[in-house]
Context: one part of a larger RNA
RNA sequence: CGUCGAUACGUGAAGGGCGUCGUUCCUAGUACGAGAGGACCGGAACGAACGAACCUCUGGUCUACGAGCUGUCCUGCCAAGGGCACCGCUCGGUAGCUAUGUUCGGACGGGAUAAGCGCUGAAAGCAUCUAAGUGCGAAGCCCAUCCUAAGAUUACGUAUCAUAAGAUCCGUGAGAGAUGAUCACGUUGAUAGGCCGCAGGUGGAAGCGCAGCAAUGCGUUAAGCCGAGCGGUACUAAUAGAUCAAUUUAUU
Numbered sequence: 001c002g003u004c005g006a007u008a009c010g011u012g013a014a015g016g017g018c019g020u021c022g023u024u025c026c027u028a029g030u031a032c033g034a035g036a037g038g039a040c041c042g043g044a045a046c047g048a049a050c051g052a053a054c055c056u057c058u059g060g061u062c063u064a065c066g067a068g069c070u071g072u073c074c075u076g077c078c079a080a081g082g083g084c085a086c087c088g089c090u091c092g093g094u095a096g097c098u099a100u101g102u103u104c105g106g107a108c109g110g111g112a113u114a115a116g117c118g119c120u121g122a123a124a125g126c127a128u129c130u131a132a133g134u135g136c137g138a139a140g141c142c143c144a145u146c147c148u149a150a151g152a153u154u155a156c157g158u159a160u161c162a163u164a165a166g167a168u169c170c171g172u173g174a175g176a177g178a179u180g181a182u183c184a185c186g187u188u189g190a191u192a193g194g195c196c197g198c199a200g201g202u203g204g205a206a207g208c209g210c211a212g213c214a215a216u217g218c219g220u221u222a223a224g225c226c227g228a229g230c231g232g233u234a235c236u237a238a239u240a241g242a243u244c245a246a247u248u249u250a251u252u
Base pairs, nucleotide, nucleotide: 001151005161006160007159008158009157010156014148015147016146017145020048021047022046023045024044025043026042032037050105051104052103053102054101058099059098060097061096065092066091067090068089069088070085071084072083073082074081075080109143110142111141116136117135118134119133166244167243168242169241170186171185172184173183174182191237192236193235194233195232196231197230198229200226201225202224207220208219209218210217211216
């Protein structure tokens, strides 16, 4: 830009993905075989590699979380803190992201076939799977299964709306993200922040008291602090508004 203006839900032409392998057990120490050995068919379990999704578990990371420690400067000093030193170093660690972690997948089934095996059967009184006809037969092919999908210009369908429906701008944002886009919300509101509660992390704050000469310990105290998590709550901000958008096919 097109597909008459839209919203929601569909159809599926076409394209893409997947497609793997092993071991053990049962059948059965059966068939077979003198024995040694040892099945087809059918059934079950467990795996390998690969792939997808996810974060409950196991771990990793977690530079705006908690704690410990050193040097130095500063807050007048003590104490308590702040800055810098690779995040100063160290120990842990929520959400998120993640694999080595978890779950799932290859299937079942159908169709037409390959090699091959057949039936009927002549040419060629026999024989012959083939010449007419006809059946089976593979991890392969076409379906099936999963994903994309109407620029499928053959531009599809259904419902509803259309004397505006709808959309955008603008604002708050994240299950999204470089920006657009997508998605959620905009007071008829829980969209984000704040606050409250909970989960979770750290691990017992400061101050004060007590004991000790002191270092330090104990009590107050499962304390204090806390990013992203789960809820609640209009306190703050989503106010106010602007713009685009209409054809005559339907209706009047």
A computed fold for a 252-nucleotide part of an RNA from a bacterium, annotated as large-subunit ribosomal RNA, domain VI. Rfam family: Bacterial large subunit ribosomal RNA. It was read from a public genome assembly. The coordinates come from a structure-prediction model, not an experiment, and the mean pLDDT is 87.